About this RNA
The part of an RNA shown here (large-subunit ribosomal RNA, domain I) has 562 nucleotides and comes from Clostridiales bacterium Firm_16. Its Rfam family is "Bacterial large subunit ribosomal RNA". Its mean pLDDT, the model's own confidence on a scale to 100, is 80. The full RNA is in RNAcentral, with records from SILVA.

[in-house]
Context: one part of a larger RNA
RNA sequence: GGUUUAUGGCGGAUGCCUGGGAGCUGCGAGGCGAAGAAGGUCGUGACAAGCUGCGAAAAGCCGGGGGGAGGAGCACAUAUCCUGCGAUCCCCGGAUUACCGAAUGGGGUAACCCGCAUGAAGCGAUUCAUGAACCGCGCGGAUGAAUCAAAUAGUCCGGCGGAGCCAAACUGAGUGAAGUGAACCAUCUAAGUAACUCGGGAAAAGAAAUCAAAAUGAGAUUCCCGGAGUAGCGGCGAGCGAAACGGGAGGAGCCCAAACCACAUAGAGUGGGGUUGUAGGGCCGCACGGGGAUGACCCGGGAAGUUGAGAGAAAACCGUAAUAUAGCAGAAAGGUCUGGGAAGGCCUGUCAGAGAGCGUGAGAGCCGCGUAAGCGAAAUAUUGCGGACUUCCUGGUGCGGUACCUGAGUAGGGCGGGGCACGUGGAACCCUGCCUGAAUCCGGGUCGACCACGAUCCAAGGCUGAAUACUCCGCAGCUACCGAUAGCGGACAAGUACCGUGAGGGAAAGGCGAAAAGAACCCCUGCGAGGGGAGUGAAACAGAACCUGAAACCAUAAACCG
Numbered sequence: 001g002g003u004u005u006a007u008g009g010c011g012g013a014u015g016c017c018u019g020g021g022a023g024c025u026g027c028g029a030g031g032c033g034a035a036g037a038a039g040g041u042c043g044u045g046a047c048a049a050g051c052u053g054c055g056a057a058a059a060g061c062c063g064g065g066g067g068g069a070g071g072a073g074c075a076c077a078u079a080u081c082c083u084g085c086g087a088u089c090c091c092c093g094g095a096u097u098a099c100c101g102a103a104u105g106g107g108g109u110a111a112c113c114c115g116c117a118u119g120a121a122g123c124g125a126u127u128c129a130u131g132a133a134c135c136g137c138g139c140g141g142a143u144g145a146a147u148c149a150a151a152u153a154g155u156c157c158g159g160c161g162g163a164g165c166c167a168a169a170c171u172g173a174g175u176g177a178a179g180u181g182a183a184c185c186a187u188c189u190a191a192g193u194a195a196c197u198c199g200g201g202a203a204a205a206g207a208a209a210u211c212a213a214a215a216u217g218a219g220a221u222u223c224c225c226g227g228a229g230u231a232g233c234g235g236c237g238a239g240c241g242a243a244a245c246g247g248g249a250g251g252a253g254c255c256c257a258a259a260c261c262a263c264a265u266a267g268a269g270u271g272g273g274g275u276u277g278u279a280g281g282g283c284c285g286c287a288c289g290g291g292g293a294u295g296a297c298c299c300g301g302g303a304a305g306u307u308g309a310g311a312g313a314a315a316a317c318c319g320u321a322a323u324a325u326a327g328c329a330g331a332a333a334g335g336u337c338u339g340g341g342a343a344g345g346c347c348u349g350u351c352a353g354a355g356a357g358c359g360u361g362a363g364a365g366c367c368g369c370g371u372a373a374g375c376g377a378a379a380u381a382u383u384g385c386g387g388a389c390u391u392c393c394u395g396g397u398g399c400g401g402u403a404c405c406u407g408a409g410u411a412g413g414g415c416g417g418g419g420c421a422c423g424u425g426g427a428a429c430c431c432u433g434c435c436u437g438a439a440u441c442c443g444g445g446u447c448g449a450c451c452a453c454g455a456u457c458c459a460a461g462g463c464u465g466a467a468u469a470c471u472c473c474g475c476a477g478c479u480a481c482c483g484a485u486a487g488c489g490g491a492c493a494a495g496u497a498c499c500g501u502g503a504g505g506g507a508a509a510g511g512c513g514a515a516a517a518g519a520a521c522c523c524c525u526g527c528g529a530g531g532g533g534a535g536u537g538a539a540a541c542a543g544a545a546c547c548u549g550a551a552a553c554c555a556u557a558a559a560c561c562g
Base pairs, nucleotide, nucleotide: 001561002560003559004558005557006556007555008554009553015547016511017510020482021481022479023478024477025476026475027474028473029471030470031165032164039100040099041098042055043054044053046078050074051073061094062093063092064091065090066089070082071081072080105114106113107112116131117130118129119128120127121126134162135161136160137159139158140157141156142155143154170200171199172198173197174196175195181188185235210218211217222249223248224247225246226245232240233239253463254462255461256407260272261271262270263269277441279406280405281404282402283401284400285399286398287397288396291298292297299395300394301393302392303391304390305389306388317387318386319385320384321383322382323381324380325379327375328374333348334347335346336345337344349366350365351355357369358368359367412436413435414434415433416432417431418430419429422448443458444457445456446455447454498505499504518546521533522532523531524530
């Protein structure tokens, strides 16, 4: 120096556990904010550093409801208090709510500085209350030029609205890459993706100038399944990739402009009328058609809405039921043995609309909390139904005539682009930067160049619920999800400590015991650290550096080897 064995130390693997996390399902909610948000700063406790709660009325104040014996949060000590005159606690409503922050009286290096006006209190210093930022408005009032008057512009005051935040999700619109792939690369791809901006609770789309294809077809949009990796597109490379149609979910349709009429008019407005494609409407004539003055109106008929919540126009309510936000009640077991402890063994019972689960000194249907089946709201909210109320529609239809209207710098064309699965292709269709540029129902678009015949629809105005997408968040539940190097970064003072000027980065760290019964007292020692007795406990090699306690590593003892 090593090997082996034994006993320890150190160490914290492993096993077991879980107060945390992950994913998903169903329902809800999808906003908050000048009545000051989100988020913070500073305070606030008997003692109070952190977290939580709260706001100078400060771990709280008031009212209503629930609940029923303890309570003064995490936080287990002391002190002092509260509580059957019902506390603590839970739910609903209200009060207070410093300062910063859109921050809004002015300023500012956020949480600070400096004021003003009016009113009130005080002798006064001062205190209290209220108000004043900016922008917009087809709102109200006052005032009021150029310009004699009037009017208007403007100005001031009031009223109403906006501003900021978020959910790293979804969604529409606008702008819009590159890496990458093509084994290089340029068309192409990635991709209309990422990113930025403006909106919503959903968004968007939507009531045929749609599809079809020979059928006396379908009938808004959206989503799903199929059609189909098909037809096609494509340096025909890499790749991209439909639709009709069929089956389902859902289902809903409406309003303007114009003709014409009435009123008004130097201003171009309001009301009536009207809204269509087997064309429709206007105007004129005829026929038939409820009443009353006959034009509004009354009356009659029909429809819709609970106003923020289906559009078509918009506002306050009442009743009733259900649901949500606290809760209530809830069956049935004893003995004995082992043991520290019974829920375990044995014996004898019992409930079950309840034998889901968790806890209790070990493994409990009958011990506790619960579970099944039921019950419950003063208050607030949501939803359904009804009432009342309000609004809208309707009072014409048929036949004939007339040719007045039916969305124009539009449709279409040319050039350049873009979108369509479709890369210019035979390239239709949709959009449009530039140049052009119709028709008017005897009209016009489409049917994948184009023409004919035929079919089908009616552009150039607008609105529209549901079926669909997502989850920061609430409630309930589930899992061939994790179990402390896992699972969220975070089971613990976690976006903390710490690092960085900053944007930003970002940890480690769980477990005594059934119960603190957390070791009185004695001894060594520095009135230490640590230890030895004693005591508790089932166990202390469970002693707080605390369940189990692997290996590396260290030590002691013995044997052996060099």